Predicted 3D model of a 103-nucleotide RNA (Glycine riboswitch aptamer) from a Bacillota bacterium.
Taxonomically the source falls in Bacillota (Bacteria, Bacillati).
[in-house]
RNA sequence: AUGAUCGUAUCGGGAGAGACCUUUUUCUCAAGGCGCCGAAGGAGAAAAUCCCCUGCUCGCAACAGGGGUGGAAACUCUCAGGCAAAAGUACCGGUAUGGGACG
Numbered sequence: 001a002u003g004a005u006c007g008u009a010u011c012g013g014g015a016g017a018g019a020c021c022u023u024u025u026u027c028u029c030a031a032g033g034c035g036c037c038g039a040a041g042g043a044g045a046a047a048a049u050c051c052c053c054u055g056c057u058c059g060c061a062a063c064a065g066g067g068g069u070g071g072a073a074a075c076u077c078u079c080a081g082g083c084a085a086a087a088g089u090a091c092c093g094g095u096a097u098g099g100g101a102c103g
Base pairs, nucleotide, nucleotide: 006098007097008096009095010094011093012092013091018034020033021032022031023030035083036082037081041079042077043076044075050068051067052066053065054064055063
């Protein structure tokens, strides 16, 4: 002196699905029922890699079969969350900050 991955804060953008029915209520919230959504969070596991056993072999390797390990997502599930508005949301961009990879 360049300031990576990553973390935190903040600003902007940011979808989906019934303002359904009943009860209470001025509205909102809440509870129950039915119907839905996937982008808080959570869960699942495909291939490669590696290991073990068996078979083949004088033996090893290779090959075949089986088991384990390993391993994601915006995919799947719908536990949670959500289905007027508001709020929030993965993700994207900017700013500040922590940190210090690389040169």
Overview:
It was read from a public genome assembly, where an Rfam model found it.